About this RNA:
Predicted 3D model of a 685-nucleotide part of an RNA (large-subunit ribosomal RNA, domain II) from an uncultured Bacilli bacterium. The sequence was found in a public genome assembly. Model confidence (mean pLDDT): 86 of 100. Rfam family: Bacterial large subunit ribosomal RNA. Gene Ontology terms of the family: structural constituent of ribosome and ribosome.
Context: one part of a larger RNA
RNA sequence: ACCGGCGAGUUAUUGUAUCAUGCAAGGUUAAGUUGAAGAGACGGAGCCGAAGCGAAAGCGAGUCUGAAUAGGGCGACUUAGUAUGAUGUAAUAGACCCGAAACCGAGUGAUCUAUCCAUGAGCAGGAUGAAGGUUCGGUAACACGAACUGGAGGUCCGAACCCACUUACAAGGAAACGUGAGGGGAUGACUUGUGGAUAGCGGUGAAAUUCCAAACGAACUCGGAGAUAGCUGGUUCUCCCCGAAAUAGGUUUAGGCCUAGCGUUCUAAUUAGCGCCUUGGAGGUAGAGCACUGAAUAUAUGAUGGCGGCAUCUAGCUGUACUGAGUGUAAUCAAACUCCGAAUGCCAGGGUUAGCAUGUAGAGCAGUCAGUGUGCGGGUGAUAACGUCCGUACGCAAAAGGAAAAGAAUCCAGAUCGCCAGCUAAGGUCCCUAAAUAUAUGCUAAGUGGGAAAGGAUGUGGAGUUGUCAAAACAGCUAGGAGGUUGGCUCAGAAGCAGCCAUCCUUUAAAGAGUGCGUAAUAGCUCACUAGUCGAGUGACACUGCGCCGAAGAUGUACCGGGGCUAAGCAUAUUACCGAAGCUGCGAAUUUAUACUUUUUGUAUAAAUGGUAGGGGAGCGUUCUAAUCAGCGGCGAAGGUCGAUCGUGAGGACGGCUGGAGCGUUUAGAAGUGAGAAUGCCGGU
Numbered sequence: 001a002c003c004g005g006c007g008a009g010u011u012a013u014u015g016u017a018u019c020a021u022g023c024a025a026g027g028u029u030a031a032g033u034u035g036a037a038g039a040g041a042c043g044g045a046g047c048c049g050a051a052g053c054g055a056a057a058g059c060g061a062g063u064c065u066g067a068a069u070a071g072g073g074c075g076a077c078u079u080a081g082u083a084u085g086a087u088g089u090a091a092u093a094g095a096c097c098c099g100a101a102a103c104c105g106a107g108u109g110a111u112c113u114a115u116c117c118a119u120g121a122g123c124a125g126g127a128u129g130a131a132g133g134u135u136c137g138g139u140a141a142c143a144c145g146a147a148c149u150g151g152a153g154g155u156c157c158g159a160a161c162c163c164a165c166u167u168a169c170a171a172g173g174a175a176a177c178g179u180g181a182g183g184g185g186a187u188g189a190c191u192u193g194u195g196g197a198u199a200g201c202g203g204u205g206a207a208a209u210u211c212c213a214a215a216c217g218a219a220c221u222c223g224g225a226g227a228u229a230g231c232u233g234g235u236u237c238u239c240c241c242c243g244a245a246a247u248a249g250g251u252u253u254a255g256g257c258c259u260a261g262c263g264u265u266c267u268a269a270u271u272a273g274c275g276c277c278u279u280g281g282a283g284g285u286a287g288a289g290c291a292c293u294g295a296a297u298a299u300a301u302g303a304u305g306g307c308g309g310c311a312u313c314u315a316g317c318u319g320u321a322c323u324g325a326g327u328g329u330a331a332u333c334a335a336a337c338u339c340c341g342a343a344u345g346c347c348a349g350g351g352u353u354a355g356c357a358u359g360u361a362g363a364g365c366a367g368u369c370a371g372u373g374u375g376c377g378g379g380u381g382a383u384a385a386c387g388u389c390c391g392u393a394c395g396c397a398a399a400a401g402g403a404a405a406a407g408a409a410u411c412c413a414g415a416u417c418g419c420c421a422g423c424u425a426a427g428g429u430c431c432c433u434a435a436a437u438a439u440a441u442g443c444u445a446a447g448u449g450g451g452a453a454a455g456g457a458u459g460u461g462g463a464g465u466u467g468u469c470a471a472a473a474c475a476g477c478u479a480g481g482a483g484g485u486u487g488g489c490u491c492a493g494a495a496g497c498a499g500c501c502a503u504c505c506u507u508u509a510a511a512g513a514g515u516g517c518g519u520a521a522u523a524g525c526u527c528a529c530u531a532g533u534c535g536a537g538u539g540a541c542a543c544u545g546c547g548c549c550g551a552a553g554a555u556g557u558a559c560c561g562g563g564g565c566u567a568a569g570c571a572u573a574u575u576a577c578c579g580a581a582g583c584u585g586c587g588a589a590u591u592u593a594u595a596c597u598u599u600u601u602g603u604a605u606a607a608a609u610g611g612u613a614g615g616g617g618a619g620c621g622u623u624c625u626a627a628u629c630a631g632c633g634g635c636g637a638a639g640g641u642c643g644a645u646c647g648u649g650a651g652g653a654c655g656g657c658u659g660g661a662g663c664g665u666u667u668a669g670a671a672g673u674g675a676g677a678a679u680g681c682c683g684g685u
Base pairs, nucleotide, nucleotide: 001685002684003683004682005681006680011093012092013091014090015089016088017087018086019085020084021083022082023081026048027047028046032042033041034040052059053058062074063073064072065071096234097233099231103224104223105222106221107220108219114198115197116196117195118194119193120192121191122190123188125157126156127155128153132149133148134147135146136145137144161185162184163183165182166181167180168179169178200216202212203211209218237619238618239617240616241615242614247260248259249258250257251256261368262367263365264364265363266362267361268360273356274355275352276351277350278349279348280347281346287340288338289337293334294333295332297330298329299328300327301326305322306320307319308318309317310316371396372395373394374393375392376391377390378389379388380387401412402411403410416588417587418586419585421584422583423582427578428577429576430563431562432561436575438574439573440572441571442570443569449565455549456548459546460545461544462543464541465540466539467538468537476533477532478531479530480529482506483505484504487501488500489499512527516525517524589609590608591607592606593605594604595603596602620674622671623670624669625668626667627666629664631663632662639658640657641656642655643654645652646651
């Protein structure tokens, strides 16, 4: 891992709701007795109901409060209960199942290991050579020195022994800590045998939360015990009807609950309800505005204050490129401004059913309290986010089908079932790939299409405005482009051309006191301007369609799904076709409503039948019990296996083979009643 078996809403008591049955202003027994009995009979204690009010005494269709005959509260007037059973659900119990880490109690452990006690044992060999001693030297005597002797030491080297620093191997190992090669200690705080001591709220610890039997921040075993788990996982047959929520308030609350909201089932009175039309309302948003509150620009005027001048007074006069209240004019801004002010939405009255069928109340049972995307209106953020927080609509969640290559939330469209029938939606019609190599008129040359901005550009199409031009334009070519004069100033120089000022006159077809290059300054080249040549358009500006540049990324073309396309791209218009579980056709089923029939519940018509959590309904199958079929069975039961059979399904028959002794139908009843999941449990392979 697979296969097989086992594996999770049970039981008791009590309440409550619904249903069934009995009796009914009543209903009913419990223990117990009798009995073969768990049947039946007896048993009326007790319980519930028929009367309430008050704390109570108590009174009583009333009563309590109160001084009250008032008022008010709770009642009556308005009568259905009770017993048993079944089902839903709640409470109390382990209460659907499995799962902690932990807590407490009583015991068992120091054969491992920590420390200690008692008693034993072990340490090859070599080296060093302390104290002391002897002899000699030495001293007044010591001291001191030398040689020899001596044999100290948590001394040295190094086996056994003990340890574990490095490294290689090992790593489902030979080994749940090892092996090889090296390494450290090796007379000591050494190592070790045997016996003993200390025990978990504890011991022991040269101290590391170390060790206390391969596991120790509190051992192990059994028990309390099915601890508790607002947490995770799992929870077993079928069909039919309806079908949510991810919100509000509260919460030691935020991934949990309670109440409400939204679902479902039943009951009741019923047409209240939704939509649309109409009438009437409340309101201060969008917009707009500046009348208020503030913000803010220009300008005119200008108080007050400052500065300066005059001054003969304590007054004063005057200037000001200072300040700038207020006022006028013009033009603006605002979520917390408003002289104004919609559309929608909301509330109410009326109408409408040839628009729809909901709505309300009560009761039983829930689930939901992590939501999410898109469009629109906003807050926050950076007018960022598949961001976050509100409002609103739709979708997904709980929705399959078609389109978007692929794709919860986009577009189209809501799947009862069947069909080798038809029509369409979105989207498409060259091939992959169903359907137009369709039609008409244009545009694009960039593979733009098939990714992007500011900005840039004689790309190209359309439609304009305005110059200039046969009195010859624009572009090119030929020629001229002069004189006063090197204008004045400045300057080393300044001559059209560093800079400042002025910018005239003349000759002319025309020519600036000079457009640019250039020189130290001149020179030189050139332009404006003019003539000739040529012979038809040529400039400027704004708008607009489609293109161009701007344009660099990480595995591989890789920014059309691909091939490929100059249309098979873009724009406008037209026709045809394809295209879905949509709609239609034919057949079938179920539910609901209505009608007609009848009691088999039928027939007809119409509508409906996606679905998670969840509510409701109807069934299938398993084991056992009772009755039943004068049931089946060695002329072959159950079980296994194969088969083209029946049923909407769970499932049910029948036949062959196998198997070798039990099993079924029907009607009821009772449950250890259905397996794919729980890192489920056990077995097999």